Glycine riboswitch aptamer from an Actinomycetes bacterium, 94 nucleotides, folded computationally. The sequence was found by an Rfam model in a public genome assembly. The prediction has a mean pLDDT of 76. It matches the Rfam family "Glycine riboswitch aptamer". Rfam describes the family as follows. This family represents the bacterial glycine riboswitch. Glycine riboswitches usually consist of two metabolite-binding aptamers domains with similar structures in tandem. The aptamers cooperatively bind glycine to regulate the expression of downstream genes. In Bacillus subtilis, this riboswitch is found upstream of the gcvT operon which controls glycine degradation. Of the family's consensus pairs, 90% are formed in the model.

[in-house]
RNA sequence: AUGAUCCCGGCGGAAGAGUCCUUCGCAGCCAGCGAGGGCGCCGAAGGAGCAAUUCUCCCCAGAAACUCUCAGGCCCCCGGACCGCUUGGGUGAG
Numbered sequence: 001a002u003g004a005u006c007c008c009g010g011c012g013g014a015a016g017a018g019u020c021c022u023u024c025g026c027a028g029c030c031a032g033c034g035a036g037g038g039c040g041c042c043g044a045a046g047g048a049g050c051a052a053u054u055c056u057c058c059c060c061a062g063a064a065a066c067u068c069u070c071a072g073g074c075c076c077c078c079g080g081a082c083c084g085c086u087u088g089g090g091u092g093a094g
Stems, first nucleotide, its partner, number of pairs: 002094001006089002009086005018039001020038007040074003046070001047068003053061001
């Protein structure tokens, strides 16, 4: 001097599952929208759980896109793990 990896932000992509029944309101007799209830369903916000490993043994620790579904979601929008590019910041392997 260059600089992997990490974090915030920006841009783009981004799946799954009923717009089923019912009540009320808006509207108005088509249909649609919002809120509540019921049943069914989804997992990729978040959250929770654990194996191998480690160890004399026990305890603790111990990952996820696995599991659970508390939360969230099931027209569109919003959101969205993760992926790509990138301003900035920190560390600093090589």